[in-house]
Molecule: small-subunit ribosomal RNA
Organism: Phycisphaera sp.
RNA sequence: AAUUGAAGAGUUUGAUCCUGGCUCAGCGCGAACGCUGGCGGCAUGGCUAAAACAUGCAAGUCGAACGCGAAAUCACCUUCGGGUGAGAUUAGAGUGGCGAACGGGCGAGUAAUGCGUUGCUAACGUACCCCAAGGCGAGGGAUAGCUCGGAGAAAUCCGGGGUAAUACCUCAUGAUCCGGCUGGAUCGCAUGUUCUGGCCGGCAAAGGCUUGCUACCUUGGGAUCGGGCAACGUCCUAUCAGGUUGUUGGUGGGGUAAAGGCCUACCAAGCCUAAGACGGGUAGCGGGUGUGAGAGCAUGGCCCGCCGCAUCGGAACUGAGACACUGUCCGGACUCCUACGGGAGGCUGCAGUAACGAAUCUUCCGCAAUGCGCGAAAGCGUGACGGAGCAAUGCCGCGUGCAGGAUGAAGCCCCUCGGGGUGUAAACUGCUGUCAGGUCCUAGGAAUAAUGACCCGGACCAGAGGAAGGGCCGGCUAAAUUCGUGCCAGCAGCCGCGGUAAUACGAAUGGCCCGAGCGUUGCGCGGAUUCACUGGGCUUAAAGCGUGCGUAGGCGGAUGCGUAAGUAUCUUGUGAAAGCCCACGGCUCAACCGUGGAAUUGCAGGGUAUACUGCGUAUCUUGAGGCCAGUAGGGGCUGUCGGAACUCUAGGUGUAGCGGUGAAAUGCGUAGAUAUCUAGAGGAACGCCGAUGACGAAGGUAGGCAGCUGGGCUGGUUCUGACGCUGAGGCACGAAAGCGUGGGGAGCAAACAGGAUUAGAUACCCUGGUAGUCCACGCCGUAAACGAUGUGCACUAGGUCUCGGAGGUUUUGACGCCAUCGGGGCCGAAAUGAAAACGAUAAGUGCACCGCCUGGGGAGUACGGUCGCAAGGCUAAAACUCAAAGGAAUUGACGGGGGCUCACACAAGCGGUGGAGCAUGUGGCUUAAUUCGAAGCAACGCGAAGAACCUUAUCCUGGGUUUGACAUGCAUGGAUUAGCUGCCUGAAAGGGUAGUAACGCGGCUUGCCGUGGAACAUGCACAGGUGCUGCAUGGCUGUCGUCAGCUCGUGCUGUGAAGUGUCGGGUUAAGUCCCUUAACGAGCGAAACCCCUAUCAUUAGUUGCCAGCGCGCCUUCGGGUGGCGGGGACUCUAAUGAGACUGCCGGUGUCAAACCGGAGGAAGGUGGGGAUGACGUCAAGUCCUCAUGGCCUUUAUGCCCAGGGCUGCACACGUGCUACAAUGCGGCGUACAAAGCGAAGCGAUACCGCAAGGUGGAGCAAAUCGCAUAAAGCGUCGCCCAGUUCGGAUUGUGGUCUGCAACUCGACCACAUGAAGUUGGAAUCGCUAGUAAUCGCGCAUCAGCUACGGCGCGGUGAAUACGUUCCUGAGCCUUGUACACACCGCCCGUCAAGUCAUGGAAGCCGGUAGUACCCGAAGUCGCACCGAUUCAGGUGUGCCUACGGUAAGAUCGGUGACUGGGACUAAGUCGUAACAAGGUAGCCGUAGGGGAACCUGCGGCUGGAUCACCUCCUUU
Repeated sequence: AAUUGAAGAGUUUGAUCCUGGCUCAGCGCGAACGCUGGCGGCAUGGCUAAAACAUGCAAGUCGAACGCGAAAUCACCUUCGGGUGAGAUUAGAGUGGCGAACGGGCGAGUAAUGCGUUGCUAACGUACCCCAAGGCGAGGGAUAGCUCGGAGAAAUCCGGGGUAAUACCUCAUGAUCCGGCUGGAUCGCAUGUUCUGGCCGGCAAAGGCUUGCUACCUUGGGAUCGGGCAACGUCCUAUCAGGUUGUUGGUGGGGUAAAGGCCUACCAAGCCUAAGACGGGUAGCGGGUGUGAGAGCAUGGCCCGCCGCAUCGGAACUGAGACACUGUCCGGACUCCUACGGGAGGCUGCAGUAACGAAUCUUCCGCAAUGCGCGAAAGCGUGACGGAGCAAUGCCGCGUGCAGGAUGAAGCCCCUCGGGGUGUAAACUGCUGUCAGGUCCUAGGAAUAAUGACCCGGACCAGAGGAAGGGCCGGCUAAAUUCGUGCCAGCAGCCGCGGUAAUACGAAUGGCCCGAGCGUUGCGCGGAUUCACUGGGCUUAAAGCGUGCGUAGGCGGAUGCGUAAGUAUCUUGUGAAAGCCCACGGCUCAACCGUGGAAUUGCAGGGUAUACUGCGUAUCUUGAGGCCAGUAGGGGCUGUCGGAACUCUAGGUGUAGCGGUGAAAUGCGUAGAUAUCUAGAGGAACGCCGAUGACGAAGGUAGGCAGCUGGGCUGGUUCUGACGCUGAGGCACGAAAGCGUGGGGAGCAAACAGGAUUAGAUACCCUGGUAGUCCACGCCGUAAACGAUGUGCACUAGGUCUCGGAGGUUUUGACGCCAUCGGGGCCGAAAUGAAAACGAUAAGUGCACCGCCUGGGGAGUACGGUCGCAAGGCUAAAACUCAAAGGAAUUGACGGGGGCUCACACAAGCGGUGGAGCAUGUGGCUUAAUUCGAAGCAACGCGAAGAACCUUAUCCUGGGUUUGACAUGCAUGGAUUAGCUGCCUGAAAGGGUAGUAACGCGGCUUGCCGUGGAACAUGCACAGGUGCUGCAUGGCUGUCGUCAGCUCGUGCUGUGAAGUGUCGGGUUAAGUCCCUUAACGAGCGAAACCCCUAUCAUUAGUUGCCAGCGCGCCUUCGGGUGGCGGGGACUCUAAUGAGACUGCCGGUGUCAAACCGGAGGAAGGUGGGGAUGACGUCAAGUCCUCAUGGCCUUUAUGCCCAGGGCUGCACACGUGCUACAAUGCGGCGUACAAAGCGAAGCGAUACCGCAAGGUGGAGCAAAUCGCAUAAAGCGUCGCCCAGUUCGGAUUGUGGUCUGCAACUCGACCACAUGAAGUUGGAAUCGCUAGUAAUCGCGCAUCAGCUACGGCGCGGUGAAUACGUUCCUGAGCCUUGUACACACCGCCCGUCAAGUCAUGGAAGCCGGUAGUACCCGAAGUCGCACCGAUUCAGGUGUGCCUACGGUAAGAUCGGUGACUGGGACUAAGUCGUAACAAGGUAGCCGUAGGGGAACCUGCGGCUGGAUCACCUCCUUU
C1' cells in the first nucleotide's frame, strides 16, 4: 500500500416534444490488405484441409545381468596355405533389465463417461524413491545369438546342431502376509471398521563387481502419482413432449485393484420428465483474456491444470501403469515397392513439401544451461529445452540532429493587385556524436579440473553525414482556398455531395492528426437504460389473453412457544502456480523479469445470535365463508297468451293508373291494379313506458303471464376460524357471419337478373330476388370481442347528479335536512403523463400474481405441429429490403366541413358581347421569310404614343466589308491621308481613278527643315452581338387588393414548436373605435397629411371681364360693339385663407363606441374624384428599354446596302367600330362647352375647285393670333315600316395630299355600285349618380396614315338595389387532415419490364442417426478334443462383435420443368380505393362477388364530419 468510478453526437418534422431504430467518436486482436519503412529489446507467428506427405532427425540406455564377437591397422612367426599377439573390457547384433504409459503435438469427437468447486472412498492401486522388520537355501531343463542346410525378388521364414544369465521351472524355509473356522473389546447411521486372541491350510528370492557397496525377496508404514463415487454449477432449440427393456430395483453367479446392470440367469414393473426428460444444433473445460463505472457481455491463441485424440473402425497382449502418437493383431480407404507370387507405410513431434486459403517462419546451431531416461559412474541419448534465423505481427525504447539566422531570397499558391501565405522554414554560420559503419580489448552467463551454441560488456576512429511517411480537412470531427469536371466522372461510416460559380468528386497550394508507422477491412466489448438484476415498458407510440372457473407454482392476517433451514457475525480448511493490483528490487529507462503481499467477492466444517422469512405447535377475529331478516333487476331456461304492422288468399265497392326517383325507366295494372271495406291464413319483431336507467364474468339481455334457476346489495358483534389472492398448462362460456341434419319462411336480403347513372359502372340509386336471417340438435371459436386501460388488496382534497338499501332528525307521518353502505356518470386539488388527458370506477402512491412488447416492411405469412366436415383457427420463422416507420401536439395550407362578414358577387335594373359587315390583335395554316416576346383571371386595339423605304431585330434572297458603324490605349509610318471637286463601274453600299490639299509650335536661308495634336494607314490589345439563360440577377411592373391585414418589445402561459396581445361582446369602409380581458405598449398598413373639384372671403387685375360714367364706330335709331378713356362691381384667372368636427338637438345603445332622425349649412357623417398599394404570394412578366454574372460568337450570331417579308388566308378566338332604323334618317335654319395644341408650326380674311384641296399670306412663341363650325339639342320640311330616303361593305372610274418613292402596302375626295344585316343559340361582360347610356371636341406618336385604338375634355342625362338562399372572390373564427413542393397535394391495387432472395413441386442426388435381417475378421471369455517332461501349444466350436450387405421408413441438406406470393427499380398501362363528410364516413370480423384498387350482405367500433334535439356539467 493493495474499492477512485459513470460525458455524448448525427439522422423521421415546415417547426416541436416523445417513442424508436440506424450510424459515429473509445478500447482491443494469433489478424489480413494498401502506401511507406532507420536501429534495438521483449514477446508472438497454419485461426483454413483432424486433408495428403518426399527427406533427415524427434527413445534410448546398461559389459557392474549373460553368452557371442569382427575388421582396418601394427608387431612377430611362417612350410607362404597361413598362424599368433595387439587392436579388443572394441565395433556389432542377440538374450536379459529399466525406460519406452513421461516429455512433445493437436482439439476431430464430447453438452457429460468431460470440466470447475467442495466433499467421500469403511469400495481401491501405486514401478522407481524414503523409513522399519526379516530373508536371500538346494536343484533342473531350455532358448536367442552362433553354426550347418533350405525357401523367397524382397520382407522374412523353416529345419538340424549346440550355448549363457539377474531369462524360465521345481523343491525347501517363512511371518505381523493370504485364506477358512472361531472368541473378546472398540468405533461407526448402516453394510461394517480397528485392536487383540486360538486352530487349520497356503505363498518368496538373483545375483554383480574395484569386499563394501549395490541388486533381489517378504511384510508394514510414508511420499508421490493415479482409479472410483456424490452434490452443485456448466450454450441454443418445445416448430423436439413424452422417453426407456439391461431399461429401474432385487437375488444368485461372473468380472475388476476397487463399489456398481459393469456382465449374466431368474424375479418384480419400475425409472426419468414442464425445475424441460428424450431428440436436434453448436462446442474441448477451467485458471484466465478483451471490454465495461460496475453488474455484465464476449472469448478460451501464447503460458499453466484437466480431458479427449493419434490415417478411419474394432480388439486385446505386455506391463506397476496402456487397451499404448513414432508397440501387436484384424478390417476399410489411400500411397509406395514388386520378379505379380507377395510385401511396406502412417509428421494432430522439429524443420520442410505441395494443397487450401485474405493469411502465418529455417529441411539452422547446441546438448554449454534447465530438466528427463538409462547407468555405480564416466557418460550416452534428448527437434524437451537453450539459442540463433525470417516477419513493423504486437508491446516498449531510441534516432533521423542542436543553436543562431530576413519587415522575410527564389520557387509555388492565393489576391480586393495594395498585398498575403509557405516561413526561421531554406541558404549561410557555429556545435554535438545517440544509432548504423570501422578498429581493438574482454570481466560475465560457469556452481568447474575441463566443457559457451548463443548473448552481454569496454575503449577508440570518421563525420550531419546513411535514416519520414500515412491519413484527413461539408456536419458529426481538429483542419480551406483556387482550378478542372458538369447527376458525367466519381465520393460516401450516417446525414448526404455532383444537373456551370462543388470548402463533399479529381488536382494543386495551405492546414489538421498521428508518426516507423499511418490508414482500410474483419471480429469482440463499449456507447445501447436498445432484453432494463443493478436499470425499461404495455389508454393513443410495439405491447393486457374475448371472458370466467381452476391445477401446479408464486405470494399471504393477529398473538405466543419451539426449531435454527434461509439470514447475520466470528473462526477453521480450501480457493494450484502464472496473470490482474500493491510495495520493493534487477536489466541505463521502459516493455520484460524477480521477491513479498493483497486479492481470489466461491465452496465446505465449527461456534454464536433469533428481529424477519421458513418449518412445527397452540390461540385469535379484522381477511374469507356460512346463517337469519329484508330488497331491486330486459340475469338464465321452458311453456303459454296478446295487440299493432306487413304480406298472401277469398269476396264487396271502385276506375286508370299505381309504384319509384335528383330526374327516369325496368316492374304492377282494363284478365280490373293502387285505394278502400269484410273475413281468413302465415311468419317474424315487440311501439309508448325508455333514461347518460337496470342486470350479467364477458358475449349479451326488452310484449304479458306462469314454472324452474344463478348472482348481487342492505341490516343483524349469529356461526366457522386464514378456510385467502393470483394463476403457466387445463376446462367452460363466447356477437355476427359460416358449416351439417331436419323443420320453417311474412318482411328484409349477399349472390343473381333487369332498369338507370356514367367515358366505363362488375358500384352507389331503382324494380325484383335465392341462400341466409327464425326453430331444434351438433360444429366453428373469431370481431374496433374497446374503457383499445389484466385480476385482487390497501392508502391519497373536494363538489354534484342518479339507481338500490337501511338509519337519525321532526311527539307520529310527508317533504326536507344530516350522516352511511353498494352500483352508475360528470367536474376537479395534489400527483402522474410526450402530450391529449387521467384524477377514490386512476393512467396517483404501494404490494401480490399472471399475460404481453423490443425499428418498419417481408408477415400474423411460409414450413412443421395441432384443432376443424369445410371455411379456417391456434402456435409461428427466415432470406431479402429500408433509414426510417410511429404517437401527441403546433403553425400554415386545403375541404364537393361549419358559422359570421364584405364586394356590381348574386339579385333588381340599364346598356352591351356572342349572329352581320368592317377594323384590329392572337392561334392555326401557308411561306424563301411571314423577326421576337406576352399565355386562365393577371396573353390576345398587349410591348407598338404610328411597319410603304427607314423603323426592323440576318426574318428571307442577294451584294459587300473585317481593328470594324461606335469607345479607349499602345507601337510604327509619315503628309502619303481626311476633306473638297470630278470621272468610270454598280441596284446601292462599295470599289477604282484624276485634281486640289488644310492646322498649331519652333528654327530660320520665307519656302524649307524639325516637331506636335487631331485625322488617316498598318499591326496589336480590343470593339460589337435585339445571340442563350427572367430558373444566376438588379431595377421596373402585373396580380391577390385600397383587401384589412402583417408584425415587434416587455410580461404571462406551455417541457417545446408556439400561444397570448390580434380572442370575446358591440360598432365601423377599416385590427375604425369602445367595453371586457394576462396582458401592457409600439411599428408597417387603414385614416389623416398632398392635388383637383363644390361655397365664401381677402389680395392681384393683363392678353380676361364691362354693371355704372364718358368717348369712338356701326345702326333697321330699338340698339349693337370692350375698339378707347376708365373701372374691380360681376364672371374669370391664380395665390392665400375660411368652412364640416357626429360640433348641436331628440331617440336607441352597457352612463361606451357608435347608429337612426332632425336643425343649421354651398356641402353631413370618408361631400365627389385622384395620387398613395403593408408583410408577402405566383422560381408571375421583362437579359428585345436599361444595367448585369456566366456561357457562346469574332473574314461573323458583328457592320453596311438593295429588294422582299413582318399586311400572306379553307379557318378559330378575343377586343372594338358601324348598323339593322321613325326616341330614326336626310335637308335647311339656329343655340350653348371644356380641355388642349401651334414656329421645319398653327395658319385668318380673300379667291379657285362639287369636294379632298389649291393659291396666298394677315396675325401669333399665344387668357391677345390660329386650329375652331362643337355635336347631340331646338325649330322646320321630307321619308311612312320597306332590305327602305335604313345600312353602308364591296367594286369601278376620276382626283387631292404627304413623301426620293403610295405595285406589293397610305389616307382622303367626287361620281357610280349598294353586300350582309330586320336585335342575334348555349353562354357571357360593364355599370349604383353627374354614374350607365348617348353626343361631339382635343392631344400624344406622326412626312403621311390604315386611330374605329389609347389618353384626356366637356354637353345631355336615367333606371334599380326587397335582400344575402344561391354562383364567384375575399376577410375573421372554428373543425377534420395520412397535405407542408402545402389538393395542380398525397396515395392504393391489378397488368407490363428488369433485378434479387424465398415458399410449393413430379422427381433426381447426397449426408446423419437408428430399427429388422444376412454375413461375420481379429480378439477376450466359455466348451470339446488333440498334445506333451512341465509351462506351453494346436484343432474345432459357441456367445459377443468391427467392416460389409439387404429392406422399409425417419430426418437434414442440395438440385428441379413448372408455379405462388414478396422486395426493389426518375418519368409504362388501367382506373381512383384511402387521407377533407375524400365526394357512398371509415375501419374490424365473416360470407359471396368482381380486370384492379374494391363492392355488397350481417353484426360490431368511433380511431366519423355536420346540423338539430335531449341530458349532464361549469360559472353568475